[in-house]
RNA sequence: UGAUUCGACACGGGGUGUCCUGCGUGCAGGACUGAGAUAACACCCGUUGAACCUGAUCCAGUUCAUACUGGCGAAGGGAUGUCGGCCGCAGGCGCA
Numbered sequence: 001u002g003a004u005u006c007g008a009c010a011c012g013g014g015g016u017g018u019c020c021u022g023c024g025u026g027c028a029g030g031a032c033u034g035a036g037a038u039a040a041c042a043c044c045c046g047u048u049g050a051a052c053c054u055g056a057u058c059c060a061g062u063u064c065a066u067a068c069u070g071g072c073g074a075a076g077g078g079a080u081g082u083c084g085g086c087c088g089c090a091g092g093c094g095c096a
Stems, first nucleotide, its partner, number of pairs: 006084005011046004017032007052077003058071004
């Protein structure tokens, strides 16, 4: 400063790729993208659910490749409770 879009706690879900070099060929080093690139009491996500998985070794563009853009996609699946805050509505009581 903001909040109907927020916060806390507990619990849960999920991914970890591509390229290059070296050699002892499955490890080490480097580069790239990304929140995260194997491991950390990290990161992302939890139905208002494109976190993530399936289709998919998918299709088009692009890239050395991944990445990226669009499609597929109104597809099929996918992990939540409690408390607080905030906003709005209604009712009751009291006071003026």
A computed fold for a 96-nucleotide RNA from Marinobacter antarcticus, annotated as TPP riboswitch aptamer (THI element). The prediction has a mean pLDDT of 77. Taxonomically the source falls in Marinobacter (Bacteria, Pseudomonadota, Gammaproteobacteria, Pseudomonadales).